[in-house]
RNA sequence: AGGCCAAUAGCUCAAGUGGUAGAGCAACGGAUUCCAAAUCCGUAGGUUGGGGGUUCGAGUCCCUCUUGGCCUG
Numbered sequence: 001a002g003g004c005c006a007a008u009a010g011c012u013c014a015a016g017u018g019g020u021a022g023a024g025c026a027a028c029g030g031a032u033u034c035c036a037a038a039u040c041c042g043u044a045g046g047u048u049g050g051g052g053g054u055u056c057g058a059g060u061c062c063c064u065c066u067u068g069g070c071c072u073g
Base pairs, nucleotide, nucleotide: 001072002071003070004069005068006067007066010025011024012023013022019056027043028042029041030040031039049065050064051063052062053061
């Protein structure tokens, strides 16, 4: 220098053909317990890496940038 992949909740990851952003763990509240752990019920938590474009509508499609990883030279 060129090519490919990834970036979504505090963490690990989903999200079919563009149509209401989800799960597990963690956190918080409650039940249970003498107290806790475990278990059960519930709640909260998101600028989908930044910017722009297409579209009635974008996590998803297009362009660009950033960060990380891999390959080639």
Molecule: transfer RNA
Organism: Deltaproteobacteria bacterium